[in-house]
Predicted 3D model of a 91-nucleotide RNA (Glycine riboswitch aptamer) from an uncultured Acidimicrobiales bacterium.
This record gives sequence, structure tokens and C1' cells, in this order.
RNA sequence: CACGGCAGUGUGGGAGAGUGCCGGUCCGAACCCGGCCGCCGAAGGAGCAACCACCCCGGAAACUCUCAGGCCCAUGUACCGCACUGCAUCC
Repeated sequence: CACGGCAGUGUGGGAGAGUGCCGGUCCGAACCCGGCCGCCGAAGGAGCAACCACCCCGGAAACUCUCAGGCCCAUGUACCGCACUGCAUCC
């Protein structure tokens, strides 16, 4: 210095599931508040596992659970691409 590692920022891509019913507020409720049921899983969280590690302590998913979150659009969303920034490692 470059490639790669970790993290952050920006940008592009990126699902799923009732505009459910009742009441309230209100000129109006898909949006605000409350109640009742039905659903989704890809913020987060938790659990088990192939596997990894093992002195001790364990680690681990896109699987599972739905506590949280979500169920017109939008926003958000794991994950992926690109760019930039920082950190560390290596040479």
C1' cells in the first nucleotide's frame, strides 16, 4: 500500500400477514384511544439443533416460539450489492 476482517453512515435491492369487528374521539378513522378475535416473522429477544470448541465456561441458524414488533400504501425490516469513514490484524 492492496486484498480481506469488524463496526458505522449513505445509497440501491429486499418478503410475509385482516384497509377485521365493536365502541369512543371526531366533519371523517386505513391513521388517534380502548376492547375482542384471526394471522405474519426478516428489528430486537428467547429456545433447541447439525456443527464447532472443550481445563473451566460454552458458542451457534434463514429452524422453532411469538415476549416485543408487524398485518392498504408509506415508514421500518434480517439479508445482499456499491461507496465512504473508523478500528484492529497481517505484510
Rfam family: Glycine riboswitch aptamer. About the family: This family represents the bacterial glycine riboswitch.
It was read from a public genome assembly, where an Rfam model found it.